[in-house]
RNA sequence: CCCUAUGUAGAACAAUGGUAGUUCAGCUCCCUGUUAAGGAGAAGGUUGGAGGUUCGAGUCCUUCCGUAGGGG
Repeated sequence: CCCUAUGUAGAACAAUGGUAGUUCAGCUCCCUGUUAAGGAGAAGGUUGGAGGUUCGAGUCCUUCCGUAGGGG
């Protein structure tokens, strides 16, 4: 320098172009002699950045950045 994959909540991951969700962690409450375990509830997201296409983009296109792999 070229090619491919990937980037979503604190962590690990989902999501046919149609209101972004699950598990765990954390928080509140219940449960009890106490903790753990168990039960219930609520919260937490500029979907890596910037543009574009579309009535509508996490998803498609362009470019940049990060990470991983491959080629030279």

This is a predicted structure of a 72-nucleotide RNA (transfer RNA) from an uncultured Lachnospiraceae bacterium.
It matches the Rfam family "tRNA". The family's RNA type in Rfam is transfer RNA.
It was read from a public genome assembly.